[in-house]
Molecule: small-subunit ribosomal RNA
Organism: Thermoplasmata archaeon
RNA sequence: AUUCUGGUUGACCCUGCCAGAGGCCACUGCUAUUGGGAUCCGAUUAAGCCAUGCGAGUCGAAUGGUGCCCGCAAGGGUAACCAUGGCAUACGGCUCAGUAGAACAUGGAUAACCUACCCUCAAGUGGGGGAUAACCUCGGGAAACUGAGGAUAAUACCCCAUAGGUCUGGGGUGCUGGAAUGCUACCAGGCUCAAAGCGCUAGCGCUUGAGGAUGGGUCCAUGGCCCAUCAGGUAGUAGUAAGUGUAACGGACUUACUAGCCUACGACGGGUACGGGCGAUGGGAGUCGAAGCCCGGAGAUGGACUCUGAGACACGAGUCCAGGCCCUACGGGGCGCAGCAGGCGCGAAAACUUCGCAAUGGGCGAAAGCCCGACGAGGGGAUCCCAAGUGCUAUCAGCGUUGCUGAUAGCUGUUCUCUAGUCUAAAAAGCUGGAGGAGGAAGGGCUGGGUAAGACGGGUGCCAGCCGCCGCGGUCAUACCCGCAGCCCAAGUGGGGGCCACUAUUAUUGGGUCUAAAACAUCCGUAGCCGGUCUAGCAAAUGCCUAGGGAAAUCGGGUGGCUUAACCAUUCGAAGUCUAGGUAGACUGCUGGACUUGAGACCGGGAGAGGUCAGAGGUACUCUUGGGGUAGCGGUAAAAUGCUGUAAUCCUGAGAGGACCACCAGUGGCGAAAGCGUCUGACCAUAACGGCUCUGACGGUAAGGGAUGAAGCCCUGGGGCGCGAACCGGAUUAGAUACCCGGGUAGUCCAGGGUGUAAACGCUGCUGGCUUGGUGUUGGGCAACCCAUGUGGUUGCUCAGUGCCGGAGUGAAGAUGUUAAGCCAGCUACCUGGGAAGUACGGUCGCAAGACUGAAACUUAAAGGGAUUGGCGGGGGAGCACCGCAACGGGUGGAGCGUACGGUUUAAUUGGAUUCAACGCCGAAAACCUCACCGGAGGAGACAGCUGUAUGAAGGCCGGGCUGAAGACUCUGCUGGACUAGCUGAGAGGUGGUGCAUGGCCAUCGACAGCUCGUACUGUAAAGCGUUCUGUUAAGUCAGAUAACGAGCGAGACCCCUGCCUCCAGUUGCUACCUUCAAGUCCGCUUGAAGAGCACUCUGGAGGGACUGCCUGCGCUAAGUGGGAGGAAGGAGGGGGCCACGGUAGGUCCGUAUUCCCCGAAACCUCCGGGCAACACGCGCGCUACAAAGGACGGGACAAUGGGCUCCGAUGCCGAAAGGCAAAGGUAAUCCCGAAACCCGUUCGUGGUUGGGAUCGAGGGCUGCAACUCGCCCUCGUGAACGUGGAAUCCGUAGUAAUCGCCUGUCAACAGCAGGCGGUGAAUAUGCCCCUGCUCCUUGCACACACCGCCCGUCAAGUCAUGCGAGUCGAGUCUAAGUGAGGGUCCCUCUUCCUGGGGGAUUCGAACUUGGGUUCGGUGAGCGGGAUUAAGUCGUAACAAGGUAUCUGUAGGGGAACCUGCAGAUGGAUCACCUCCU
Repeated sequence: AUUCUGGUUGACCCUGCCAGAGGCCACUGCUAUUGGGAUCCGAUUAAGCCAUGCGAGUCGAAUGGUGCCCGCAAGGGUAACCAUGGCAUACGGCUCAGUAGAACAUGGAUAACCUACCCUCAAGUGGGGGAUAACCUCGGGAAACUGAGGAUAAUACCCCAUAGGUCUGGGGUGCUGGAAUGCUACCAGGCUCAAAGCGCUAGCGCUUGAGGAUGGGUCCAUGGCCCAUCAGGUAGUAGUAAGUGUAACGGACUUACUAGCCUACGACGGGUACGGGCGAUGGGAGUCGAAGCCCGGAGAUGGACUCUGAGACACGAGUCCAGGCCCUACGGGGCGCAGCAGGCGCGAAAACUUCGCAAUGGGCGAAAGCCCGACGAGGGGAUCCCAAGUGCUAUCAGCGUUGCUGAUAGCUGUUCUCUAGUCUAAAAAGCUGGAGGAGGAAGGGCUGGGUAAGACGGGUGCCAGCCGCCGCGGUCAUACCCGCAGCCCAAGUGGGGGCCACUAUUAUUGGGUCUAAAACAUCCGUAGCCGGUCUAGCAAAUGCCUAGGGAAAUCGGGUGGCUUAACCAUUCGAAGUCUAGGUAGACUGCUGGACUUGAGACCGGGAGAGGUCAGAGGUACUCUUGGGGUAGCGGUAAAAUGCUGUAAUCCUGAGAGGACCACCAGUGGCGAAAGCGUCUGACCAUAACGGCUCUGACGGUAAGGGAUGAAGCCCUGGGGCGCGAACCGGAUUAGAUACCCGGGUAGUCCAGGGUGUAAACGCUGCUGGCUUGGUGUUGGGCAACCCAUGUGGUUGCUCAGUGCCGGAGUGAAGAUGUUAAGCCAGCUACCUGGGAAGUACGGUCGCAAGACUGAAACUUAAAGGGAUUGGCGGGGGAGCACCGCAACGGGUGGAGCGUACGGUUUAAUUGGAUUCAACGCCGAAAACCUCACCGGAGGAGACAGCUGUAUGAAGGCCGGGCUGAAGACUCUGCUGGACUAGCUGAGAGGUGGUGCAUGGCCAUCGACAGCUCGUACUGUAAAGCGUUCUGUUAAGUCAGAUAACGAGCGAGACCCCUGCCUCCAGUUGCUACCUUCAAGUCCGCUUGAAGAGCACUCUGGAGGGACUGCCUGCGCUAAGUGGGAGGAAGGAGGGGGCCACGGUAGGUCCGUAUUCCCCGAAACCUCCGGGCAACACGCGCGCUACAAAGGACGGGACAAUGGGCUCCGAUGCCGAAAGGCAAAGGUAAUCCCGAAACCCGUUCGUGGUUGGGAUCGAGGGCUGCAACUCGCCCUCGUGAACGUGGAAUCCGUAGUAAUCGCCUGUCAACAGCAGGCGGUGAAUAUGCCCCUGCUCCUUGCACACACCGCCCGUCAAGUCAUGCGAGUCGAGUCUAAGUGAGGGUCCCUCUUCCUGGGGGAUUCGAACUUGGGUUCGGUGAGCGGGAUUAAGUCGUAACAAGGUAUCUGUAGGGGAACCUGCAGAUGGAUCACCUCCU
């Protein structure tokens, strides 16, 4: 800057609102130095009420008197007072209640009018008369005021004259004009009928007529608010005639007659409001405002009326009523600040009871002048606008060093203080000088984002609080409260409120309506709006020109004056809309004429579930009946209720009844829509096509209005087979007012009425035109060909309909796309955040149900549309896995015991881990220790300050005491030679807290095959593609296809072990051959040792080997795969290590590290004892078993890994054994530890046993300070449960499962644990996706904290607003009646005859009373729903096929969400089929 920014989401694009940033207005918090300017300052609320003072007088040149002065007097003067008289007081000033037209604005009219003072012109100003106030005298009254008598003047009043005016009639001259009803000349008559003086001699006045000017009155056109939940209003209403009245027209008023008049272009009613010039804001169009200055209007406490006057129905005149106040002698009087000050009240809200007529202006006056709260000045106010300042320089010092602070010295002087002059009515201010002196002058808001500025310190701990919006705060808060620092603006700065802009969120400029809010259910049609081709005229509209108007101020440009500016002056412009005249003729319009293409009519042959009525038919079903037949039928996931022995179901013959109309049947047809389906007939209607026919714009749309309008429902009368709300049973279930089952009433059907609604949908208004295509199908026309010659077939073109695909374009996207949601034109309806709510109230309709119309208070920051990525589904598809299934084998779950966990118990039973992924886990081993727990006892503070101490500190010690024990303490003493008790700070230490502050490590998804990137491409974007598809693989492994091409991390490769071979090496390993020795010998030889050797085994180094390489089938000539050959090994040979991007706030602060918090003489350290081992109980993992494939006894055989000096320990001896004593060798391929299942033999004989070993008793051994709580082992005795284990569940695919033992870790001792090792050694499958899961694709989603998700309604509680409500209270307004102050007109009467009193009639009429209508407000027992409020109750309705698809209309039912019936929609998932399209 014609502008955006934050907020719906995991992210995105929209729609849409909320909020922020700008300007203006009044109020308010904090703060404040000065000057100038201002049309600023009780408008908003109370047009509420007012004490006091002032706000309208003047004229002596109109006049009389009083006073005063001069004068002896006459007389004169003065103008202070009183009075008559003249003019003014209708202006100025204030306010905005009323007022929606009687006002205002703009432009006209007055041929329907007035105008004092002023100006011009013409004529005149002659004669006469009677009063009266002041004053004097006398009265009434408290007062206000008032009565009687007497005297007097005038520019006061009256009479006569002249001029004049006016009215009527006549004929009719001239003038103005659009038009005479006007003016004017003449004749006759009626009515009326002028004048004033003063003076200083300049003059000022007075009267009549005509004209002007000024100011008004009245009328007309146009313009400018809201509500239709105000649709009909109106009796003086509309008009005519004659009157009355007025300055003047007119129903303004009266009488008579007529019955009109206004209204959808909004009458009438209601609400609100003075109108305009203008002001705020905006680019503008607009929107909003309008108290102030100007113009106009209206009002003067509310209301009515009148006089005077040129002018008033009069703010500071009068009369009366009402309400309020004041005085009173109670008889009666007075008042009206919405003038200036000022007071009270009201409120968020607004100044001094000042000065002056010096200026401007007004009144009077001849003038001088007088008066003026108009006005001009001053005082107060951060009310607005403008301007200035709050200092500058140098040196030094300090600090946290671009600088800040302090000190010293100097400079300046806007301001400030003092002062002189000038200015002013008087001051003040200002201006011009002088003196002093940096002194007296900076705050407010903010610092998470938007939005400039803190990842600073302290406090707080979902508290206190902040926040316009989003959102901060639950122990490290850049968001709260302080401090510091910073940012913005600055004599101001923030806050709540209002307006404009932002906002194209009211869209004329300039929006939309398939799915976001929004196309009426459909058609017809009135007003309105819009309208084809050609032509002539007119000129309403339109454009241009001329003239007038559009007040000034305001606004814009220029120039000028205040020092500048604000401000002011001047000049030019602008000021839309208006009026009059002229001109143009394209377009619109109007009038006339013509045309055919829009529209309509007619004709032709065809198409059709188009409508109404009547008739006919068909199968099925139910019932009745005859026959046959016998025990069940029926129903469901499974059942039961039910039916059936009075014979069901089933088969069959006949009959009755009502409903319906299979196949044909088709995104086929018809209809405006709803809707329409057996056949035949009658009647009615209709579209398309074709036509050398006719009319000639007759058209389009459509507010009101009318007609039609599924299902349901209502009324009346029929009918009732089946189905079937409600209802009754049976099930299901925690319940089941449901889903399922058995019955069943309304209803469904017909006739006649009513209702008038649906997801009445293509969620897409109607009409016309234009804009690439492809392909079906229905009806018509044309042509060609074929032909079986028929109402034939095929193909093409074309018109009209109806589908699909798709281009451009459009769209937020999905999508749409000649059947538009594209591009144009016309008309209509509708929308403007969500909720409250399609509710309330009112109205109309309806028998009712209800329909149509249709708000607000309040509440809320979103609600919503489309698409994306995930996640999820009691959605689908494909693939995979022994932590899936299937097949097989073996277990667990039952028993006893071991161990871990929960629970319970306890002083303590320390703590952690809790689906897989806690539970023989941390813990690779708790008697003490460990140790964190409990009970008891004791110890300890580096460093600093204060204190003590060479008059001897800390520390150590004999003896006594204390104690279970102890120089721990204490008494006494000795030793020692420099520190130190206590207190305050501060530390060490902490298995104290936080694994949700962390590092590291680990588990798990994952025994998975995924996770990404670069470039390009697609999409507005999030994102997609690649990574998909097909085949294949263990694998995102590979190949082919493909808008992708490549790459990375994973997989694989790689590393280790193992399986085969070769080479190298040979001690501590090995011993085939050879030699020697020793022992034994059945004389064959065997065993051992040594030499020798390295062949073999072994050990440990280096290599080789396997790659679908070869053959063959399949497959696409691929990748690969089935089979085969060879080979030690075959398709990853077997086993392991490693194991992606990330997720799980997974686990660990109790391994260590570590933030913050806490303890700090205790939560630190040490010791003793206890506990972690408890035991009604539940669970996990194991061990041992239940036995004969076994137990027991005897004999015999074969490993590997590994370990060893506080150790392994051969061997010998002792012991029944555990074990003990002695002891070689071994720091290790050297020495030591070393198997069991198995085999052979004997025995047991199916029994709680010779199975099983728990439990308990006794004796002994080992380790260790110490085996009681609480170790292990041996022997003897005892001999429990247990006879193969419910539901359920775990592991395993080969050297595996199963089974057997061995070693090691921990370790003083203790292995049923864990980690390894070898021995024996199977069965089954070679598959599948059913269960559990995982991966990929796809689909739905209202989920994204991601289904342990989301979310609905009743009930209970608090708060708030609201509707109804028996009523009740108040206010406004209309109307009727009564009373009726007072006013007008007419008449009568009395009188003291100027004038006043009384009475009557009529009319206007305030106010009051009563009744009724209507509107609004307050209140109201109770009733109703609504909104809202971290963790209440009941269910689970919706979102996935949400577990009965959902939703709409309607009806019934039910605690509630809801359920059910009927009809409809798809805005339903999934599978299959049919048809159509590509």